A computed fold for a 474-nucleotide part of an RNA from an uncultured archaeon, annotated as small-subunit ribosomal RNA, 5' domain. Model confidence (mean pLDDT): 84 of 100.

Context: one part of a larger RNA
């Protein structure tokens, strides 16, 4: 000097930004909102102006995205480069082929119950793009054979024969279309393996029994000691194993001429978590923040039989703290989900409110005459000019406003402080007070009766809507 946080005094206006409960308590939470949509899949109920509209229910897609946080993690978590001859991918795109036959259940609804509630039981009816069976297509595996291709390497791909296993489809229509099934390819997203890279401690030196490898199996979309049975006795380590401490990683950010040092909450990419743990269903995808089950701890309701909850989503509250905002508006834009579409939903988002967070810009007036004074200036009086801001009005802007922008009217009107003045260090050898007291002080040092150093006044210096202090980094 720059940057970050808090803080004292002071404060006019506008614009911009990846700013604002990260640091401490990944502590606890009242209340509201934060994920729906499709009526052109289906049966029903209600209303109807007969055009249509509404309502749950079954069904489909979505709810694995988006949003929050940084606790854990020293790890293939991340970054970067490679590999999968060991893999998956709903919706989307391209190409080829197909959509035949049959059966069944159940919600809504009706009837009857149980319960304080949360909810829940029995009987009866019914539909589908719900469920099942058969067929064909198709797929997979084994085996024998064949010519080629890719490649470092065929166990891959292609064709033929035989055998075995699995085994598709759905309709709607305002007749334009929208769908459904199988196979192949693509795209997108993911899974796995791996070389290298990035903290401290050796006052951590030995560590390890699913440990290291093999055979066979289980499991998975998939390789694997991932898991299991048996067999072998290995495996890692001063190029730092193992242990301990600390820590999400990167792009980036701060500082510095640079080398380097420091940071990495916010915006973006990746990871992880959702009160602490464990497990699971559904599904293309989760072991799932606003799904389920159990244990633990906490809280709530209860008719005591039994139930319910999880803000590290947006607001908001308590607590903690030096420390951090409104229980606002809107789906108009961007984007996402659903829908043929119209559209609907979205505390994502876009706006608004609060904050001296940061950056940028502007102003707090200008001219003349005159009088006074400590006199190139300040103050009083008079005259004139300008109008950023301010007040009023209109238009524009806006989802609606406000702000902003443009125009008109009014009026110098509405707007300056903080720190310092012994040296370093720019500005007092001024006045008064105090008297090693009260106090000042980053450091040196001032104060014990003439204090340029304390307190007050005046004067001055310096920054200026800021200016000082404290803590941290370079």
């Nucleotide at each position: 000097g720059g940057c970050c946080a808090c803080u004292g005094c002071u404060a006019u206006c506008g614009g911009g930004c990846u700013c604002c409960g990260a640091c401490u308590a990944a502590g606890c939470c009242a209340u509201g909102c934060g994920a729906g949509u499709c009526a052109a899949g289906g049966g029903g109920c209600c209303c109807u102006u007969c055009g249509g509209g509404g309502c749950a229910c079954c069904g489909g897609c979505g709810c694995a995205c988006g949003g929050c946080u940084c606790a854990g993690u020293a790890a293939c978590a991340c970054g970067u480069g490679g590999c999968c001859a060991a893999c998956c991918u709903a919706c989307c795109c391209u190409c080829g082929g197909g959509u035949g036959g049959g059966g069944g259940a159940u919600a809504a609804c009706c009837u009857c119950g149980g319960g304080a509630a949360a909810c829940u039981g029995a009987g009866g009816c019914u539909a589908a793009u719900c469920c099942c069976c058969c067929a064909u297509a198709g797929g997979g595996g084994a085996u024998a054979g064949g010519a080629u291709c890719u490649g470092g390497a065929a166990g891959g791909c292609c064709c033929u024969g035989u055998c075995c296993c699995c085994g598709a489809a759905a309709g709607c229509u305002a007749c334009g279309g929208c769908g459904c099934c199988c196979g192949a390819g693509g795209a997108u997203g993911g899974g796995g393996c791996u070389g290298c890279g990035g903290c401290c401690c050796a006052u951590c030196a030995g560590g390890u029994u699913g440990u290291a490898g093999g055979u066979g199996g289980g499991g998975u979309a998939a390789a694997g000691g991932c898991c299991c049975a048996c067999c072998u006795a290995g495996c890692c380590u001063a190029c730092g194993a193992c242990g301990g401490g600390u820590a999400c990683g990167g792009g980036c950010c701060c500082u510095g001429u640079g080398a380097g040092g420091g940071g990495g909450a916010g915006c973006c990419c990746g990871g992880a978590g959702a009160u602490g743990g464990a497990c699971c269903c559904u599904g293309a995808g989760a072991c799932a923040c606003g799904g389920g089950u159990c244990c633990a701890g906490g809280c709530c309701c209860u008719a005591c039989g039994g139930g319910g909850c999880g803000c590290a989503g947006c607001a908001g509250g308590c607590g903690c703290g030096a420390a951090a905002a409104u229980u606002g508006a809107g789906c108009a834009a961007u984007g996402c989900g659903c829908g043929a579409a119209a559209g609907c939903g979205c505390g994502a988002c876009u706006c608004a409110g609060g904050g001296a967070g940061c950056c940028c810009g502007a102003g707090u007036g200008c001219c003349c005459c005159u009088c006074g004074c400590u006199a190139u200036g300040c103050g009083g009086g008079g005259g004139g000019c300008u109008u950023u801001u301010c007040c009023c009005g209109a238009g524009u802007c806006u989802a609606a406003a406000a702000a902003g922008c443009u125009c008109g009217g009014g009026g110098a009107a509405u707007a300056a402080g903080g720190g310092c003045u012994g040296g370093g260090c720019a500005a007092g050898a001024c006045g008064g007070g105090u008297g090693c007291c009260a106090g000042c002080c980053g450091c040196c040092g001032c104060g014990g009766u003439a204090a340029u150093a304390c307190c007050c006044g005046c004067a001055g210096c310096u920054c200026g809507a800021g200016u000082g202090g404290u803590g941290g980094c370079c």